Record summary:
The prediction has a mean pLDDT of 76. Predicted 3D model of a 349-nucleotide RNA (Bacterial RNase P class A) from a Coriobacteriales bacterium. The source organism's lineage runs through Bacteria, Bacillati, Actinomycetota, Coriobacteriia and Coriobacteriales.
[in-house]
């Protein structure tokens, strides 16, 4: 120059002008009216995960159901993040991973194909003997075998050599992979090494085991405050009448009336409502994610829902897209420029 990987910013500016929501101020005839101050995002989305808060249930344990799922750390916690192992991709910078257990048990593995896992199991097939046959090539019996080749499949009961053998077989040996066990090395997953029986398919996003986590709704949670109305309770009053306990009378209960009480209702009003695991900046302690500390800053709070429109100048001609209890994460949108670190190529000093 080119051609890529990772990580972090911006998200039209700038002026005029109407104009909205919240928060002080100031006049004020209490109906305003004026000026200032602030006002969406990196994803406010999706509502996927986690956890703050608010009711409601709830002694411990333990079934059952649901979640997680190399290790080891951070967190408030999380299915996030950090760091390391592993495995897979890329020459590389790096990227992706539902990545515990198949040797506890149980169960699948279409079609095909002898056989799909039980030390099973032979369709061709390999040896070797006999007899026919006879130039070879075949053919039937018996015997030994699965090693080589064939056949089927996603997969076929370790792999390559060399020895053995009538031909063979971890049957014996090396090397290879894999299992176990021991040593080293790390907190650990894991890695190197050594030994040793010579070998044991895959599927757990089939049941299952194993470890670890998990109570239920969600701000329209929740809580004040309030008539009228209709209704409830409890104390008196029983008055003139009434009803009901077969008739009377005493008592009692509906009914009346007067006084208190306490709940319930309604898209009312308010408060929860934005100071919070906050945000910036500095030391410091860690590889890191993140933690102490010190400074300094207040940065929407609506309730039909505010952040808008119109004109000028400029440019690289503006993308997804907007709060509604609140944080932390993940996810999936999204014109375009911008820094920084690295990586490969080619070419020049």
């Nucleotide at each position: 120059g080119g051609a890529g990987u990772g990580a972090g910013c911006c998200a039209g500016a700038c002026g005029g002008u109407c104009g909205c929501g919240c928060g002080g101020c100031g006049c004020u005839u209490c109906g305003g009216c004026g000026g200032c101050g602030u006002g969406a995002g990196g994803a406010a989305a999706g509502u996927c995960g986690g956890g703050g808060c608010u009711c409601c249930a709830c002694a411990g344990g333990g079934c059952a159901g649901g979640g997680u799922g190399c290790c080891u750390g951070c967190u408030a916690a999380c299915g996030g993040c950090a760091g390391g192992g592993c495995g897979c991709g890329g020459c590389g910078a790096c990227g992706c991973g539902a990545c515990g257990g198949a040797a506890a048990g149980u169960g699948c593995c279409a079609c095909a194909g002898a056989a799909a896992a039980g030390a099973a199991g032979a369709c061709u097939c390999c040896c070797c003997c006999g007899c026919c046959a006879c130039u070879u090539c075949g053919g039937c019996g018996g015997g030994a075998g699965a090693a080589a080749a064939g056949c089927u499949g996603a997969a076929a009961c370790g792999g390559u050599g060399c020895g053995g053998u009538a031909a063979g077989a971890g049957c014996g040996c090396a090397c290879c992979a894999g299992c176990g066990u021991c040593a080293u090395g790390g907190c650990a997953a894991c890695a190197u090494g050594g030994c040793g029986g010579c070998u044991u398919g895959g599927c757990a996003a089939a049941c299952c085991c194993c470890a670890c986590c998990c109570g239920g709704a969600g701000c329209a949670a929740g809580g004040a405050c309030g008539a009228a109305u209709a209704g409830g309770a409890g104390c008196g009053g029983u008055c003139a009448a009434g009803g009901c306990c077969g008739g009377c009378c005493c008592g009692g209960c509906c009914g009346u009336c007067g006084c208190u009480c306490g709940g319930g209702u309604u898209a009312g009003u308010c408060c929860g409502c934005u100071u919070g695991a906050g945000g910036c900046c500095g030391u410091c302690g860690g590889c890191g994610a993140c933690g102490a500390c010190g400074g300094u800053c207040c940065c929407a709070g609506a309730u039909a829902g505010a952040u808008g429109g119109c004109c000028g100048u400029c440019c690289a001609c503006g993308a997804c897209a907007g709060g509604a209890c609140c944080c932390c994460g993940c996810u999936u949108a999204u014109c375009g420029g911008c820094u920084c670190a690295c990586u490969c190529c080619a070419c020049g000093c």